Annotation: The RNA shown here (Guanidine-I riboswitch aptamer) has 96 nucleotides and comes from a candidate division NPL-UPA2 bacterium. The coordinates come from a structure-prediction model, not an experiment, and the mean pLDDT is 84. It matches the Rfam family "Guanidine-I riboswitch aptamer". Rfam links the family to the GO term regulation of gene expression. About the family: This family represents a conserved RNA structure found upstream of the ykkC and yxkD genes in Bacillus subtilis and related genes in other bacteria. The function of this family is unclear although it has been suggested that it may function to switch on efflux pumps and detoxification systems in response to harmful environmental molecules. Of the family's consensus pairs, 96% are formed in the model.
RNA sequence: CUAAAGUGUGUCUAGGGUUCCGUAGCCUAAGGCUAGUCUGGUCCGAGCGAUACUGGCGCUUUUGCGCUACACCGAAGGGAUAAAAGCCCGGGCGGG
Numbered sequence: 001c002u003a004a005a006g007u008g009u010g011u012c013u014a015g016g017g018u019u020c021c022g023u024a025g026c027c028u029a030a031g032g033c034u035a036g037u038c039u040g041g042u043c044c045g046a047g048c049g050a051u052a053c054u055g056g057c058g059c060u061u062u063u064g065c066g067c068u069a070c071a072c073c074g075a076a077g078g079g080a081u082a083a084a085a086g087c088c089c090g091g092g093c094g095g096g
Stems, first nucleotide, its partner, number of pairs: 008053005015044002020041002022038001023035005055068005070091001072095003077089003
């Protein structure tokens, strides 16, 4: 200097907005409108958060057992969904 690898999924959390529910207010009150600078429920949700299983590698005749490391800082832009985000682009870009 270059290449490869650093698995995937479920559940949950930090976090996120507002399609639905709820809540609050208003109305012509069956219902409709407004409000996420409304605590919440549904919902989305972390490479550098948690946990379980899985995948991989090694050992063992086998049942099984072990390993699976590290990941600091800072913006900006784009994408999806109703909308946004620590989601995706992205272990990207830049710096250490």